[in-house]
């Protein structure tokens, strides 16, 4: 000591949530032992039973029981009964003391209750203690006892008779009161204390062993107790007035005892913003947990205080009480009764029900230690000492140690013939016995009292010794025997947090503290196994609570307020806070700093040290208790008083300055109305329009004339003013800043809660105005709609005076004031001097920039640096600035201002990216200039769609559709359907065995596959080779998922980007490089630069192609030379040229002007076959598109296995109202036809290409020959030369479709090309829209290959031949890059988001009401009681019984007040994958947004 969590990353803000601790704890799962401690937190709810306060016979009278005794009777002669109080003892009664202690509870109390610290000159105080005083003499009851009575009982009630340490009366009074009046002394004001002196009142109890115990007055001591005062002691101001005994006086009365504690009398005061008064909640503290601390939080056991005893009053008696197990009385409850009446009070100790998530035994002893009483024994004692139950809390012990590897088996998991793990772990072998268990022994706590013996004073003390007494408990403890034996579980394992695999299910089931996890490959959900020197351990988890962490409202220590919450609109000021400025003296409250205190009890904490084996626990000593009080000193500060002083502050003087304010007066423009006049067909207004206006003369223009609101230019980055705001010119009243002279005043100051004033627009009210603009409103447009945006009108309002209103993005999103802190630069108004130079000053407005500061943006003498003061304010979003209440308002509203639900973010700065209907720049056949299609027709082909038994599957903007198919589907192929068959299988491979059957051939059945007969019958070098069969292993799947994958591929896009090392910049993400001038096809290159460099792109290396050289010439070629043919390189021969194909050259802006630093660019430029990358190819950077394909292949996982495998027939992939894509042929005359006639080039080719000859109109067929190919062969059309057609559906066109034939093939019905005859459809140039191409291109002609048996070939992929037009330009449309800018996007705009409205569920406000709940108010009623009056009755009196007045606790009755609940019905809120509208808001968000206010609209 921190960590997770808002973002695509990142700082910083700020919740939320986790790791520690602790608990009087509950609850789950486990459970082997002691010690210590602690156990109703809830209902102060109701209690059955027992027990918890009795004692004294040494105070009495006594004598029911019990005992002993003396006596008497009786007889079973050792019992039983009567009688004696005669002794021990005692039931009840009288009396004394005690029952006010111990024990229980937290109900109530917010208080002098409680804590501390004090004071009493205003008091008491039994038993205890040291001291001292007295005790004399009567007398009359009474309880019980005895004898009636009433009554169920509780109990009571009359006679008679008795006793005292009960009552009483008289003596005596040193002593106290009390009165009267003196003297000294002392004090703090009353006052106190001493002394002597008169008056008066006031006491007693006896017993007895004779020592004593008790009595009775007094002054002390102790001990307890009450008062009274400082200080301290929860929330809320949505509780701000409260109060008549009240505050005070006097007088009297009452108390122990002061006192309004109570009367009567007088005055009218006392509390309160420093919180009075109401409301809520709570017994206070020592202490406890927690925290570094300071705090927070809490008062369980123990200890001190208090209060309470079934609710609620009240007194009696006491020495003490308004009394827990005492009285009365009222009320609620519960027993009991003969209904007349009575009892009762567990919040003592057990222990019941009931409530509760939940807290023990109706237990043992007074052994000990305390208490009552007693002289003592001794009796009581649930106080307390033990001891039962609970793992409730701590502590402390064990559940073994040590070798042991065949690394056993099980189980797990894997790359599966092994191999990892579980694991030294088991088995096994030694060792060892704490604990449990079984017997044995066995305390300590005990010492007194009181017995006894003795000593010393003497017969009672005090001291010695010996006797007696233990509930726990036969317990702790101690030694011994056996024998590893009696003893391990919980949670957890995605990240925070230590710990991972496998199955299983498949957004379900579930889990979760927080992020969050499941949607078929879950380390996150169940299981299972493993692991952990993971995490604890008889306990482990889980819930609640409180502290920490959180430096997150507790911000002293130790926060913050421009943008994140948050500075008040704004000034003036009261109280309060700050002493602010200096100089003298005094004082000594604050402050320091010494010693002091019966102080802060005791326990706790903390240290030493000691006792239980240890330790928790416990005993002692000590230090702490940080405080509180009076006390002595210092006196710097601070405070109080005081003297002075000028610099704060302020006055006075003289100037300056300004849209500073009020209120009057004056002026032009323009603008609209009139009216007149000129003038004629329109205006007007928009993107484009339309309504409006107008021949009844507008609109335009001229004159006059009213009218009412604002003041161009000057004018700025300006100037004024507390803010708000303030602008045409003037005057008049008036406020302020500043300068400057230092005269004067002498601290007079800051800042202000509340308060009081001022406060844009809008908005009210009440009279006025109304030109122009203009919410609502109307109409025209737009539009799906358009309750808007545009247009045309238009009231309200905008003005004026007077009065509300009191808010706004009233913003510098900056509170006020005071001091300091680097510079530059502008600008306003002063001074200084004569000045508009100039520099300097003072106070104001801005700029830029340093240090500092901030998350950063920025802020930076106008702070957001540096410090002081005093005020406001803030404390996650969201609900909500509502809702209730109070208070202003005329309302409209404002001000104060929650909660309850609900979310884990919400929000700030930045920083990459995408994106804008943001902007710069720039490229593309991207537009534009052109050629030429294509969309119309018919066909050909793919595709949708539709049918179908099947129409197999896949591609679906660009980037699917003549695409996968480069066979392209007659069967095959085939994966699709119908039938019919096979199951280790159709195919292949190893092994092992067996055979020589099989295989062919022929027949039969059958659609066929396939069954079955017949016939044949291996080869050999004899090892074997082959082929069947059989067994064992490995099948097979065109099933699924391309969203698990390889691997290919497409598109951005052949566009110029994309990164990196180091360095530097910033907290960081990321920036710089790679940006900025420049140029390029190019991030090409050159300049510049905190960047230097460098990678993959580009470029160039390659290939083809265009020149030339140069080597080689055969199957190419032939100039010359010779042969030779009808002709022919045909032949000898050349290597000249063509060519063929291997090596070189060759082009690099190299050269020349020109611009320009440079790189490059420009020249019809030179040369040159080729010129500015010579054309073309191949070659596609990070990446995007979960882009295409398990149907090419290859693979993970899932599924099917007499089937989704596999083989056969036969069908189908070729359907056909229809819709689209690419394409062929055409519509003609640049043409068709017919004859004739010329040039290629790449390429094929033995199951082929085929010359030639014959047949055939012709496809074709029958012969033959050269070629495995520079040798042979397939081979051109367009083009040229002649004819002919003459603008028509044609001699264009060629579909359809009869009919005849040819090829191919097992076989052309479905479904093949192909020749000949015959037919001759639609088409006459194709709407909207849209495609291609910039040079050998388009356009046009034809050839060839591959695939193939044949073809549906008009395709595809390649050769050649013939060969154009045009581009002025980048404004626009598509698509790109590069920089900028904005952003609420980041899945990135095919984004995000906003409100009604409909649905569910949730709290919550209003409501007519109704119900209960404290607390009071008035009036009535009034019990028990004390005081006080009375008292005719009772008593010799004292005084008592009765009555009686005030009070009062309950009761009742009436109105209001307050909280809660609940209420048809309503109001808005929050939540909740895929409702409707519709599109406000983020981009200039498509009308900028955005704040107050007013109207107005489904909704935004």
């Nucleotide at each position: 000591a921190g960590a997770g969590u808002u973002u695509g990353a990142u700082c910083a803000u700020g919740g939320c949530u986790c790791a520690g601790g602790a608990u009087g704890a509950a609850c789950g799962c486990u459970a082997g032992c002691g010690g210590c401690a602690g156990g109703c937190u809830u209902a102060a709810c109701a209690c059955a039973u027992g027990c918890a306060a009795a004692u004294c016979g040494a105070g009495g009278g006594g004598u029911a029981a019990c005992a002993g005794g003396c006596a008497a009777a009786g007889c079973u002669u050792g019992c039983u009964u009567u009688c004696c109080g005669c002794u021990g003892a005692c039931g009840a009664c009288c009396g004394g003391c005690g029952c006010a202690c111990g024990g229980g509870u937290g109900a109530g109390u917010a208080a002098c209750g409680c804590g501390u610290a004090u004071a009493c000159a205003a008091c008491c105080u039994a038993c205890c203690u040291a001291u001292a005083u007295c005790a004399g003499g009567g007398g009359g009851a009474u309880a019980g006892c005895c004898c009636g009575g009433a009554g169920a009982a509780a109990u009571u009630u009359g006679g008679a008779u008795u006793a005292a340490u009960a009552c009483u009366c008289c003596a005596u009074g040193g002593a106290a009161u009390u009165a009267u009046a003196a003297a000294g002394u002392g004090g703090c004001a009353u006052c106190a204390c001493u002394u002597a002196a008169u008056a008066a009142u006031u006491a007693a109890a006896g017993u007895u062993u004779c020592g004593g115990c008790g009595g009775u007055a007094g002054a002390g001591g102790a001990u307890g107790a009450u008062c009274g005062u400082g200080c301290g002691u929860a929330c809320u101001a949505u509780u701000a007035g409260c109060u008549a005994g009240a505050u005070g006086g006097u007088g009297a009365g009452g108390u122990a005892a002061c006192g309004g504690c109570u009367c009567a009398c007088c005055a009218u005061g006392g509390c309160g913003a420093c919180g009075a008064u109401a409301g809520u909640u709570a017994g206070g503290g020592g202490g406890c947990g927690u925290g570094a601390g300071a705090g927070c939080g809490u008062g369980g056991u123990c200890c001190c205080c208090c209060a309470c005893a079934c609710g609620g009053g009240u007194a009696c008696u006491g020495a003490g009480a308004c009394a827990c197990g005492g009285a009365c009385c009222c009320g609620a409850c519960u027993c009991c009764u003969a209904c007349g009446g009575g009892a009762g009070g567990c919040a003592g100790c057990a222990g019941u029900a009931a409530g509760g998530a939940a807290u023990a035994u109706u237990g043992g002893u007074c052994a000990a230690u305390g208490g009552a009483g007693g002289g003592a024994a001794c009796u009581c004692u649930g106080a307390a000492c033990c001891a039962g139950c609970c793992a409730u809390u701590c502590c402390g012990c064990g559940u073994g140690c040590g070798g042991g590897a065949a690394g056993a088996a099980u189980g797990c998991c894997c790359u599966c013939u092994g191999g990892g793990u579980u694991g030294u772990a088991a088995a096994c072998c030694g060792c060892u016995u704490u604990u449990a268990u079984c017997g044995a022994g066995g305390a300590a706590g005990a010492a007194a009292c009181c017995c006894u013996u003795c000593u010393a004073c003497g017969u009672g003390u005090a001291g010695a010794g010996g006797g007696c007494u233990g509930a726990c408990g036969g317990u702790a403890c101690u030694a011994u025997c056996a024998g590893a034996a009696u003893a391990a579980g919980g949670a957890c394992c995605g990240g925070c947090u230590a710990a991972c695999u496998c199955c299983g299910g498949g957004c379900c089931a579930g889990c979760a503290g927080c992020c969050g996890c499941g949607g078929u490959a879950a380390u996150a959900c169940g299981g299972a196994g493993g692991g952990g020197u993971g995490c604890c351990a008889a306990g482990c988890g889980u819930u609640a609570u409180c502290c920490g962490g959180a430096a997150u409202c507790c911000u002293u220590u130790g926060g913050g307020u421009u943008u994140a919450a948050g500075g008040g609109g704004u000034c003036c000021g009261u109280a309060g806070g700050c002493g602010g400025g200096g100089c003298u003296a005094a004082u000594a409250a604050g402050u320091c700093a010494g010693g002091g205190g019966u102080u802060g009890a005791a326990a706790u904490c903390c240290u030493g040290c000691a006792g239980c084996u240890c330790a928790a626990c416990u005993g002692u000593a000590g230090a702490a208790c940080u405080g509180c009080c009076a006390u002595u000193g210092a006196u710097a500060c601070u405070g109080u008083u005081u003297u002075u002083c000028u610099u704060g502050a302020g006055u006075a003087u003289a100037g300056u300055u300004g849209a500073g304010g009020u209120g009057g007066g004056c002026g032009g423009a323009a603008u609209g109305u009139g009216u007149c006049a000129u003038g004629u067909a329109g205006c007007g207004g928009u993107g484009a329009a339309a309504u409006g206006c107008u021949u009844a003369g507008a609109u335009a223009u001229g004159a006059c004339a009213c009218a009412g609101a604002a003041c161009a230019c000057c004018a700025a980055u300006u100037g004024c003013g507390u803010a708000g705001g303030c602008a045409g010119c003037u005057c008049a009243c008036u406020a302020a800043a500043c300068u400057a002279u230092u005269a004067c005043u002498g601290a007079c100051g800051c800042u202000g809660a509340g308060g009081c004033a001022c406060g844009a627009a809008a908005g009210c009210g009440u009279g006025g105005g109304g030109a122009g603009c203009g919410a609502a409103c109307a109409g025209g447009a737009u539009u799906a709609g358009a309750u808007a945006c545009c247009c045309u009108g238009g009231u309200a309002g905008u003005c004026c005076a007077c009065g509300c209103c009191g808010u706004a993005a009233a913003c510098g999103a900056u509170g006020a004031u005071u001091a300091c802190u680097c510079g530059u630069u502008g600008u306003g108004u002063g001074c200084g001097a004569u000045a508009u130079a100039c520099a300097g000053u003072a106070c104001g407005c801005g700029a830029c920039u340093g240090a500092a500061c901030g998350a950063a943006a920025g802020u930076a003498u106008u702070a957001a640096g540096u410090a002081a003061u005093c005020c406001a304010c803030c404390u996650g979003g969201g609900g909500a600035g509502u809702a209730c209440g109070u208070c202003g308002g005329c309302a409209a509203c404002g001000a104060u201002g929650a909660a309850a639900c609900u979310c884990a973010a919400a929000g700030g700065a930045a920083u990459u990216g995408a994106c804008g209907g943001g902007g710069g720049c720039c490229c593309g056949c991207a537009c534009a200039a052109g050629c030429g299609g294509a969309g119309g027709a018919a066909c050909a082909u793919g595709u949708g769609g539709u049918u179908u038994a099947a129409u197999u599957c896949g591609a679906u903007g660009a980037u699917a559709c003549g695409c996968g198919a480069g066979g392209a589907a007659a069967c095959c192929u085939u994966a699709c359907c119908a039938g019919g068959g096979c199951u280790u299988a159709a195919a292949u491979g190893u092994a092992a065995g067996u055979u020589g059957c099989a295989u062919a051939g022929a027949g039969u059945a059958g659609a066929g596959a396939u069954a079955u007969u017949c016939u044949u019958u291996u080869c050999u070098u004899c090892g074997g080779a082959c082929u069947a069969c059989u067994u064992a292993c490995a099948a097979g799947g065109u099933g699924c998922u391309g969203c698990a994958u390889g691997g290919u591929u497409g598109u951005c896009g052949u566009c110029a980007g994309c990164u990196c090392g180091u360095g530097c910049c910033g907290u960081g993400a990321g920036g710089u490089g790679u940006c900025a001038g420049g140029u390029u096809a190019a991030g090409u290159c050159c300049u510049a630069u905190a960047a230097c460099g460098a990678g993959c792109g580009c470029a160039a290396c390659c290939c083809c192609u265009a020149c030339c050289g140069u080597u080689a010439g055969u199957u190419g070629c032939c100039a010359g030379c010779a042969u030779g043919u009808a002709a022919a390189g045909a032949u000898g021969g050349g290597g000249a040229c063509u060519c063929u194909a291997g090596c070189g050259g060759g082009a690099c802006u190299g050269c020349c002007g020109g611009u320009g630093c440079a790189a490059a660019c420009c020249g019809a430029g030179a040369g040159g076959a080729a010129g500015g990358u010579g054309g073309g190819g191949a070659u596609g950077a990070c990446g995007u598109c979960a882009a295409a394909u398990c149907a090419u292949c290859a693979c993970g996982a899932c599924c099917c296995u007499u089937a989704c495998g596999u083989c056969c027939u036969g069908g189908g992939c070729c359907a056909c109202a229809c819709a689209c894509g690419u394409g062929c042929u055409a519509c003609a005359a640049u043409g068709g036809u017919c004859g004739g006639u010329a040039c290629a080039g790449a390429g094929g080719g033995c199951a082929g290409c085929u010359a030639c000859c014959c047949c055939g109109c012709g496809a074709g067929g029958g012969g033959a020959u050269g070629c495995g190919a520079a040798u042979c062969u397939c081979u051109a059309a367009a083009g040229c030369c002649g004819g002919u057609c003459u603008c028509a559906g044609u001699u264009c066109g060629g579909a359809u479709c009869g009919g005849a034939g040819u090829c191919u093939g097992c076989a052309a019905c479905u479904c093949g090309a192909c020749u000949c005859c015959g037919u001759g459809a639609a088409g006459c140039u194709g709407g909207a829209a849209u495609c291609g191409c910039u040079a050998g291109u388009a356009a046009u002609c034809g050839c060839g290959c591959a695939u193939c048996a044949g073809c549906c070939a008009u395709g595809g992929c390649g050769c050649g031949g013939u060969g154009a037009a045009u581009a002025c330009g980048u404004u626009c449309c598509c698509g790109g890059g590069c920089c900028u800018u904005g952003u609420a996007c980041a899945c990135a705009c095919c984004g995000c988001c906003c409100g009604u409205c409909a649905a569910g569920c949730c709290a919550u406000g209003g409501a007519a009401g109704u119900u209960g709940g404290g607390a009071g108010u008035g009036c009535c009623u009034g019990a028990a009681g004390c005081c006080g009056g009375u008292g005719a009755c009772c008593g010799a009196a004292a005084g008592g019984a009765g009555c009686u007045a005030u009070c009062u606790a309950g009761g009742g009755c009436a109105a209001a007040a307050u909280c809660a609940a609940u209420g048809a019905c309503u109001g808005g809120g929050g939540c909740u994958a895929a409702g409707u509208c519709g599109u406000a808001a983020c981009a200039a968000g498509g009308u900028a947004g955005c704040c107050g206010u007013a109207c107005c609209g489904g909704a935004c």